[in-house]
Context: one part of a larger RNA
RNA sequence: AACGAACGCUGGCGGCAGGCUUAACACAUGCAAGUCGAGCGCCCCGCAAGGGGAGCGGCAGACGGGUGAGUAACGCGUGGGAAUCUACCCAGCCCUACGGAAUAACUCCGGGAAACUGGAACUAAUACCGUAUACGUCCGAUAGGAGAAAGAUUUAUCGGGGUUGGAUGAGCCCGCGUUGGAUUAGCUAGUUGGUGGGGUAAUGGCCUACCAAGGCGACGAUCCAUAGCUGGUCUGAGAGGAUGAUCAGCCACACUGGUACUGGAACACGGACCAGACUCCUACGGGAGGCAGCAGUGGGGAAUCUUGGUCAAUGGGCGCAAGCCUGAACCAGCGACGCCGCGUGAGUGAUGAAGGCCUUCGGGUUGUAAAGCUCUGUGGGGAGGGACGAAAGCCUGGGUUCUAACAGGACCUAGUUUGACGGUACCUCCUUAGCAAGCACCGGCUAACUCUGUGCCAGCAGCCGCGGUAAGACAGAGGGUGCAAACGUUGCUC
Numbered sequence: 001a002a003c004g005a006a007c008g009c010u011g012g013c014g015g016c017a018g019g020c021u022u023a024a025c026a027c028a029u030g031c032a033a034g035u036c037g038a039g040c041g042c043c044c045c046g047c048a049a050g051g052g053g054a055g056c057g058g059c060a061g062a063c064g065g066g067u068g069a070g071u072a073a074c075g076c077g078u079g080g081g082a083a084u085c086u087a088c089c090c091a092g093c094c095c096u097a098c099g100g101a102a103u104a105a106c107u108c109c110g111g112g113a114a115a116c117u118g119g120a121a122c123u124a125a126u127a128c129c130g131u132a133u134a135c136g137u138c139c140g141a142u143a144g145g146a147g148a149a150a151g152a153u154u155u156a157u158c159g160g161g162g163u164u165g166g167a168u169g170a171g172c173c174c175g176c177g178u179u180g181g182a183u184u185a186g187c188u189a190g191u192u193g194g195u196g197g198g199g200u201a202a203u204g205g206c207c208u209a210c211c212a213a214g215g216c217g218a219c220g221a222u223c224c225a226u227a228g229c230u231g232g233u234c235u236g237a238g239a240g241g242a243u244g245a246u247c248a249g250c251c252a253c254a255c256u257g258g259u260a261c262u263g264g265a266a267c268a269c270g271g272a273c274c275a276g277a278c279u280c281c282u283a284c285g286g287g288a289g290g291c292a293g294c295a296g297u298g299g300g301g302a303a304u305c306u307u308g309g310u311c312a313a314u315g316g317g318c319g320c321a322a323g324c325c326u327g328a329a330c331c332a333g334c335g336a337c338g339c340c341g342c343g344u345g346a347g348u349g350a351u352g353a354a355g356g357c358c359u360u361c362g363g364g365u366u367g368u369a370a371a372g373c374u375c376u377g378u379g380g381g382g383a384g385g386g387a388c389g390a391a392a393g394c395c396u397g398g399g400u401u402c403u404a405a406c407a408g409g410a411c412c413u414a415g416u417u418u419g420a421c422g423g424u425a426c427c428u429c430c431u432u433a434g435c436a437a438g439c440a441c442c443g444g445c446u447a448a449c450u451c452u453g454u455g456c457c458a459g460c461a462g463c464c465g466c467g468g469u470a471a472g473a474c475a476g477a478g479g480g481u482g483c484a485a486a487c488g489u490u491g492c493u494c
Base pairs, nucleotide, nucleotide: 001493003491005490006489007488008487012342013341014340015339016338019334020300025298026297027296029295030294031293034059035058036057039056040055042053043052044051045050066253067252068251075178076177077176078175079174080173081172084170085169089166090165091164092163093162094161095160096159097131098130099129100128107120108119109118110117111116137146138145139144151158152157153156179225180224181223186216187215188214191213192212193211194210195209196208197207198206228250229249230248231247232243233242234241235240255276256275257274258273259272278289279288280287281286306332308331309330310329314328315326316325317324318323345375346374347373348372355366356365357364358363379435380431381430382429383428384427385426389421395415396414397413398412399411400410401409402408438483439482440481441480442479443464444463445462449478450477451476452475453474459466460465
């Protein structure tokens, strides 16, 4: 000097930041991922318009949010590389033809305590399948072969398929760098390389069969311990040392271990299956669950917050849109945890009041301090006014443009609508000096001294050391010094 601090004492206000460093311990409760009727059939309410519901289907749930367990590794950082993919988005070219069979919902009949589930019959689609066609595309030496599509409605838009390029994102490979231990010296059998094959979007022992016997290591292999990495942060003149909270990038994980499915992408926190531990329900046959999301609870601990408000803004998902969802986010709440700012009054006021303390008894000091007088009104309280953050969007006019179009779309413009914070910030008026100062220290280091009590006791102490009858070092008081809504102590780092 610094801190994600804690503890003691004290505590007025505001702004901005930050707030489980320990048990990746266990979790009650609520919420945290939905959306689309302009893909589809059906059911309910309703006269209708319209609204609601579950289901099929699509997109999203791989983002956002959390944590740091594991990991000493191409994990991260930095610089390169070739054998790759990329939903949604942008641009170019081309296409969007004809058919078919099912199935949920619903109905009926069952099983089960429940979770849930079986059978029969019926139906739709942008769900599924076939045929046709193929500008690009793929396979192939050529010849030739293979492979698409989906419609909806308000008729102008939104879509669908193939392919090329882009953008973005991601996978993979390599050089270099990346903690300690040799009281760890040898390690290795898919091990190292090759060939054939498989697998992947893609290279590769990634996997497999065969063949060869290699590969790594004192320039520290292997083993053990510790640890997420970085931009940064703290300190320091720097070099360096320490560190990796908040914010940002990357990685890993989601009760523990394993596995794949779907998908452009997961081996998937709030998806699936299996095994395990634990908790809960049960009619004992069987089932349910996963806060390292936001709050919150128990526990651990020196120690770390509200079971709050709103989608108004920013951003995300879905949707043509209106809009819906969003514990992301924006706000508010709590705690001096930190930094910064402000206040607790200002001026004047001596016979230097009283009181306290000291005294050589003369006085000194507290001390212009108080009182008194004259003012001010920040903060607090009351009253009134009152934002920026809001631009969009819908709709209604007008205009430009596209167009065959006085449908409509796109753009411009006028009107109109939308604020959780919040009646907050801010402004004005009123109110009364009224409601707002403590903490540590005073032997030396180190700024600050006397009295009383105590008597090697009680106690102090960072070091040196104080205390055994005049203690500036203990305790109290008066006085003083330092900092100040703080001040000290402890811990840790430089």
The part of an RNA shown here (small-subunit ribosomal RNA, 5' domain) has 494 nucleotides and comes from an uncultured bacterium. The full RNA is in RNAcentral, with records from ENA and SILVA.